[in-house]
Context: one part of a larger RNA
RNA sequence: UUGGGCCUAAAGCGUCCGUAGCCGGUUUUGUAAAUCUUCUGUGAAAUUGUUGUGCUUAACAUAACAGAGUGCAGAAGAGACUGCAAAACUUGGGACCGGGAGGAGUCUGGGGUAUUUUGGGGGGAGCGGUAAAAUGCUAUAAUCCCCGAAGGACCACCUGUGGCGAAGGCGCCAGACUAGAACGGAUCCGACGGUGAGGGACGAAAGCUAGGGGAGCAAUCCGGAUUAGAUACCCGAGUAGUCCUAGCUGUAAACUCUGCGAGCUAGGUGUUGCACAUUCUUCGGGAAUGUGCAGUGUCGAAGCGAAGGUGAUAAGCUCGCCGCCUGGGGAGUACGGUCGCAAGGCUGAAACUU
Numbered sequence: 001u002u003g004g005g006c007c008u009a010a011a012g013c014g015u016c017c018g019u020a021g022c023c024g025g026u027u028u029u030g031u032a033a034a035u036c037u038u039c040u041g042u043g044a045a046a047u048u049g050u051u052g053u054g055c056u057u058a059a060c061a062u063a064a065c066a067g068a069g070u071g072c073a074g075a076a077g078a079g080a081c082u083g084c085a086a087a088a089c090u091u092g093g094g095a096c097c098g099g100g101a102g103g104a105g106u107c108u109g110g111g112g113u114a115u116u117u118u119g120g121g122g123g124g125a126g127c128g129g130u131a132a133a134a135u136g137c138u139a140u141a142a143u144c145c146c147c148g149a150a151g152g153a154c155c156a157c158c159u160g161u162g163g164c165g166a167a168g169g170c171g172c173c174a175g176a177c178u179a180g181a182a183c184g185g186a187u188c189c190g191a192c193g194g195u196g197a198g199g200g201a202c203g204a205a206a207g208c209u210a211g212g213g214g215a216g217c218a219a220u221c222c223g224g225a226u227u228a229g230a231u232a233c234c235c236g237a238g239u240a241g242u243c244c245u246a247g248c249u250g251u252a253a254a255c256u257c258u259g260c261g262a263g264c265u266a267g268g269u270g271u272u273g274c275a276c277a278u279u280c281u282u283c284g285g286g287a288a289u290g291u292g293c294a295g296u297g298u299c300g301a302a303g304c305g306a307a308g309g310u311g312a313u314a315a316g317c318u319c320g321c322c323g324c325c326u327g328g329g330g331a332g333u334a335c336g337g338u339c340g341c342a343a344g345g346c347u348g349a350a351a352c353u354u
Base pairs, nucleotide, nucleotide: 004325005324006323007308008307012322014202015201016200017199021195022194023193025089026088027087028086029085030084031083033082035078036077037076038075039074040073041072042071048066049065050064051063052062053061054060092192093189094188095187096185097184098183104178105177106176107175108174109173110172111155112154116150117149118148119147120146121145122144126137127136163170164169207248208247209246210245211244212243216242217241222236223235224234259321260320261319262318263317264316267299268298269297270296271295272294273293274292275291276290277289278288279287280286303310304309327354328353329352336347337346338345339344
């Protein structure tokens, strides 16, 4: 390279937006770039084939003819597919309108229980902790009970293989602003689309810089236990941190270990949203049943798969585009480059070994 793959064997970028590129719905007309057919020219020699000739034969050499030279150029034609040009269409896509759903985001205001500390009152000997203890707290009155205050963090029940978001993620209440999706429509535009190398944006936790804040929890550290030891598991303390503001970092088992988009291919049964129909109705933004669409689960036919399993939310049958893989170790290391304040990130070998 041909080819084969990427849920679990190596392999889907953490996620999205988007440049170039690649790919692209239906119909008609034109064109003839591309494609196909025919013809002409050209396509060195050697080589190959046939028939001769020359070396005593052969190999070999040589002559004529043929073939090949898959190509290039020119001419004529074809018109299906691709391209290009023009015109049109509505199914893809988008816009608009309508009433609904939602822990989607940002900011502001308000609230709630509990922990802790603290003021006052009650009370008077233990409390706490464990498998058992001890360290620890306590007559400077603890633990416990009642009333009040402060401060920080967090939002029980509702809570649901329920919802929303591209992912990370999102849960007290109210308001303002912002965004997206689903459903319905006898509305509009008319292929405007898909993917996406580079690039950009977002991106849990931890960590870093500066300034605040600090109740609880708690790496490191210090005690007490356990133990042969115990740099742990258990207990008592407790600092960074956890929280806020402004920046940086850019990684995770960032997982559905399953890239995105489109079409097609049995069903059963839950659940969420919207719409429609029927029935019921204490007429409520109500309920039940059925149907359609969109999401989210579960079981499962065919198929697929090495099996586990998967199975309209495919890992089935196909198409388009991107990313990635090629034995284990060395190694996600070294060197170089680049980004970062640093920690480190991204890119990423080889010798050697097996």